[in-house]
Context: one part of a larger RNA
């Protein structure tokens, strides 16, 4: 000097990203308990008080007897001993508020992330009639299921409470199919080679084989009509107006498939930005409340709330305190000297 453990005067969070560490509290037993609530619950809420040991009084349980006594136990009152201290050691919630997020117990990156991710009960949409759908396998065959739609698969959402608005123009799907537009095949015809034969010769040519062209015929699929957003998805712009002034119910114009309803909103979403107001503070880039001008909220990639739960995150009191002002100091280990 480091590291463990441990104690400190006044003061108590000035430390610090941040009470991180750490101290504090704690057990039984008695009284007492707000505000919210889904009446379960919040609750060990909070906040008091009291515990050792001797004597003594009184009331009850067991067991014992004929009754009792005595033995075990629980308690009541009353006194009076000793210590700083009576759960005397170990074991052994700090506490309360106010917000975000996830309803909840649970599950997760074995070895840097436990969480607001994952599941969840529920809640909806799409598919399967059973030799189901799907899924693995080349096959045979297996799970699905020794199940049968209150059932199974798939995909979103994620307790509960109110709710869930508009658009189908694109892109899926889902039914529909007159007509366009289409392959393999089929094909009437046509067109060349090659030849038998005519012809002096130029050429002309059956039938065959064989090369090419081809009207027409010809599914699904696509044009195409229709449906469908808890399907993927989307959900305007500019201009003027009210007798101060702002503000614009309102008009008026382009554009759109339709313009963002209800709710929330500076949000975990807000760039400008420490917006502005109002609360806490002596001072508050955070907080909570409020406007709302929403760079770029918004309804199952669900919207708004919620009691109760969290080793989640934010803020904020009391308690405590070496975290700090500001160090000191003691054990003991490890280094280091010496032997």
């Nucleotide at each position: 000097u480091a590291c463990u453990u441990c104690u400190u005067a006044a003061g108590g969070a000035a430390c610090u990203c941040u009470g991180c560490a750490a101290a504090a509290u704690g057990a039984c037993c008695c009284c007492g308990u707000a505000c919210g609530u889904u009446c379960g619950c919040a609750a060990u809420a909070a906040g008091g008080g009291g515990u050792a040991c001797c004597g003594g009084u009184u009331g009850g349980u067991g067991u014992g007897u004929u009754a009792a006594a005595g033995c075990a136990u629980c308690g009541u009152c009353c006194g009076g001993u000793c210590a700083c201290a009576g759960u005397a050691a170990a074991u052994c919630g700090g506490u309360a508020u106010c917000a975000g997020c996830a309803a909840c117990u649970g599950u997760u990156u074995a070895u840097c992330a436990a969480a607001a991710a994952c599941a969840c009960a529920g809640g909806a949409c799409c598919g399967u009639g059973c030799a189901a759908a799907c899924a693995c396998g080349c096959a045979a065959g297996u799970g699905g299921a020794a199940g049968u739609a209150u059932a199974c698969g798939g995909u979103c959402u994620g307790a509960c409470g109110c709710c869930u608005g508009c658009c189908c123009g694109g892109u899926g799907c889902c039914g529909g199919u007159a007509a366009g537009u289409c392959a393999a095949g089929g094909a009437a015809g046509g067109a060349g080679g090659u030849u038998a034969u005519c012809g002096u010769a130029a050429g002309a040519a059956a039938a065959g084989c064989u090369u090419c062209c081809a009207a027409c015929c010809a599914a699904a699929g696509c044009u195409c009509c229709g449906g469908u957003a808890a399907a993927c998805g989307g959900c305007g712009g500019c201009u003027c107006u009210a007798a101060c002034c702002u503000u614009g119910a309102g008009a008026g114009u382009c554009c759109u498939a339709a313009g963002g309803u209800a709710g929330c909103g500076a949000a975990g979403u807000u760039c400008c930005u420490u917006g502005u107001c109002g609360g806490g503070c002596a001072a508050g880039u955070u907080c909570c409340g409020a406007c709302c001008u929403g760079c770029a909220u918004g309804a199952a990639a669900g919207g708004c709330g919620u009691a109760a739960u969290g080793a989640c995150u934010g803020a904020u009191a009391c308690a405590c305190u070496g975290u700090c002002u500001c160090a000191a100091g003691a054990a003991g280990u490890a280094a280091c000297c010496c032997g």